RNA sequence: GCCCCUGUAGCUUAGCGGUGGAGCGGCGGUUUCGUAAACCGCAGGCCAUGGGUUCAAAUCCCAUCAGGGGCU
Repeated sequence: GCCCCUGUAGCUUAGCGGUGGAGCGGCGGUUUCGUAAACCGCAGGCCAUGGGUUCAAAUCCCAUCAGGGGCU
């Protein structure tokens, strides 16, 4: 220098045009003498950034940024 993959909650991730979900973690409650466990509930996401297409974009297209891999 060229090519490919990945970027979604604090962490691990699902979602592949039509309301962004789960597990762990956090907070509150029930229970206990107390803690843990268990059970119930709650909060937390401008979907890496900027543009474009579309009635509608996390999803499709372009550029950029970051990480990983391959070739020379």
Molecule: transfer RNA
Organism: Candidatus Woesearchaeota archaeon